Predicted 3D model of a 112-nucleotide RNA (SAM riboswitch aptamer (S box leader)) from Mucilaginibacter agri. Taxonomically the source falls in Mucilaginibacter (Bacteria, Bacteroidota, Sphingobacteriia, Sphingobacteriaceae). The coordinates come from a structure-prediction model, not an experiment, and the mean pLDDT is 82. Rfam family: SAM riboswitch aptamer (S box leader). Rfam describes the family as follows. The SAM riboswitch is found upstream of a number of genes which code for proteins involved in methionine or cysteine biosynthesis in Gram-positive bacteria.
RNA sequence: GAUUUAUAUAGAAGCGGCGAGAGAACAGGCUCAGAAACCCGCUGGCAACCCUCCAAAGUGGAGAAGGUGCCAAUUCCUGACCCGGAAAUAAUUGACCCGGGGCAUAUAAAUG
Numbered sequence: 001g002a003u004u005u006a007u008a009u010a011g012a013a014g015c016g017g018c019g020a021g022a023g024a025a026c027a028g029g030c031u032c033a034g035a036a037a038c039c040c041g042c043u044g045g046c047a048a049c050c051c052u053c054c055a056a057a058g059u060g061g062a063g064a065a066g067g068u069g070c071c072a073a074u075u076c077c078u079g080a081c082c083c084g085g086a087a088a089u090a091a092u093u094g095a096c097c098c099g100g101g102g103c104a105u106a107u108a109a110a111u112g
Base pairs, nucleotide, nucleotide: 002111003110004109005108006107007106008105013043014042015041016040017039021032022031023030026079027078028077029076044071045070046069049067050066051063052062053061054060055059075104081101082100083099084098085097
């Protein structure tokens, strides 16, 4: 990197180092950043996927030693496509607007 399943509007920051961009990719927006972001290290924390225990019937409850993960903003927001709504029109179709799905991404567990 691939496939499958689950989850993604909750939650959780200090210190030190570095020194210019960062928020996955492309585009648009918006935001963070020399009062030092992003990243790295240490410490702390959050959560409960794996895990442990209890009850039990494939689920509920409790825990947090260990393996991961995470600690600005909904996955920061939007996007090709599909469905519904609203609006408009004499009527139909389409764009704009609203909601949902899907796609994509991230993380976990498993598989070859």